[in-house]
RNA sequence: GACGGUCGCGCGGGAGAGUCCGGUAGCGCAUGCCCUCGAGGGGCAGGCGGGUGCCGGCGCCGAAGGAGCAACACCCAGGAAACUCUCAGGCACCCGGACCGCGCGAUUGAC
Numbered sequence: 001g002a003c004g005g006u007c008g009c010g011c012g013g014g015a016g017a018g019u020c021c022g023g024u025a026g027c028g029c030a031u032g033c034c035c036u037c038g039a040g041g042g043g044c045a046g047g048c049g050g051g052u053g054c055c056g057g058c059g060c061c062g063a064a065g066g067a068g069c070a071a072c073a074c075c076c077a078g079g080a081a082a083c084u085c086u087c088a089g090g091c092a093c094c095c096g097g098a099c100c101g102c103g104c105g106a107u108u109g110a111c
Stems, first nucleotide, its partner, number of pairs: 001111001003109011018058001020057006027049003031045005059091003065087001066085003072078001
């Protein structure tokens, strides 16, 4: 000088699958009735809303994580994935997301 590997950070890209059904609690909005002299306030009833919390049910996805296995080996064992399984996670948006690209840093190999 310049190339590769590994790890970390930053930026960008990044798929799939029900905005599913029900219950319950509370929050917000307006409506009706009752209590109060009246207002404020309180109570009851049903309605609407929501990436509000919890619980239950069925269906589905796989590219966080996790698990399983082939060749190899042949005593045990070890042994890959974007394959398989779905424990976990996920199924409008947000978040996440294997992996890819660029940049920076560290470390390492070889010339």